RNA sequence: CAUACCCGUGGCAAUGGAGUUUGCCUGUCCCGGCGCUAUACGCGCGCGGGCGAACCGCAGGUUCAACCCGCUGAUAACUCCUACCCAAAA
Numbered sequence: 001c002a003u004a005c006c007c008g009u010g011g012c013a014a015u016g017g018a019g020u021u022u023g024c025c026u027g028u029c030c031c032g033g034c035g036c037u038a039u040a041c042g043c044g045c046g047c048g049g050g051c052g053a054a055c056c057g058c059a060g061g062u063u064c065a066a067c068c069c070g071c072u073g074a075u076a077a078c079u080c081c082u083a084c085c086c087a088a089a090a
Base pairs, nucleotide, nucleotide: 010025011024012023013022016081017080018079019078020077021076027051029050030049031048032047033045034044035043036042057071058070060068061067
């Protein structure tokens, strides 16, 4: 210097909320500012900004994307609540 692994933290699993379980991602990033400190090297910041991961259902229209049109499901899985739909009873 590069890479791998582990831990921690946070996030995600086609429509809401909660519990439990499962899976996945989680930058050895970049720029600026401040401090150590002194114009270097380096380090730190529970400072700011940028980019980035998991994730983003299905059919058809010449269909990769955009666009048009149609369809299923409130779970990743289980349970409960809420919304929606159908049937029955009071």
Predicted 3D model of a 90-nucleotide RNA (Fluoride riboswitch aptamer (crcB RNA motif)) from a Verrucomicrobiia bacterium.
The coordinates come from a structure-prediction model, not an experiment, and the mean pLDDT is 77.
It was read from a public genome assembly, where an Rfam model found it.